[in-house]
RNA sequence: AUGUUAUCAAGAAAGGUGGAGGGAAUGACCCUAUGAAGCCUUAGCAACCCUUAGAUUUACUAAGAAGGUGCUAAAUUCUACUUAAUUUUUAAAUUCAUUAAUUUAAGAAUUGGAUAGAUAACUC
Numbered sequence: 001a002u003g004u005u006a007u008c009a010a011g012a013a014a015g016g017u018g019g020a021g022g023g024a025a026u027g028a029c030c031c032u033a034u035g036a037a038g039c040c041u042u043a044g045c046a047a048c049c050c051u052u053a054g055a056u057u058u059a060c061u062a063a064g065a066a067g068g069u070g071c072u073a074a075a076u077u078c079u080a081c082u083u084a085a086u087u088u089u090u091a092a093a094u095u096c097a098u099u100a101a102u103u104u105a106a107g108a109a110u111u112g113g114a115u116a117g118a119u120a121a122c123u124c
Stems, first nucleotide, its partner, number of pairs: 003122006013042005021031003027078002043072003048068002050064005076116001081113002084111012
């Protein structure tokens, strides 16, 4: 680096070094000299791999944390595509119905889906 599967609104930070950026990407918004990124140390969170017991359909349930990863601002910070569902605004047209109804067009919100990304396990 390729692909598959699972998860992504929970949780958990101090010190040293460093010295201006960072939050993937677009726009927004935010963090940052009361010290960014990076690196080091210690601590913690979680439970993917893992350990133990049960069970045995190899799915699952409960407990744990020695080891391999991961993570420790904000929902993956929100957001881009969709025309899927619901609601709603404006404009135009139509209707015997006119403070109404229907249709069409454009926009907005919420939910869902897709794309992208992160992590783990497996795979080439």
Molecule: SAM riboswitch aptamer (S box leader)
Organism: Winogradskyella arenosi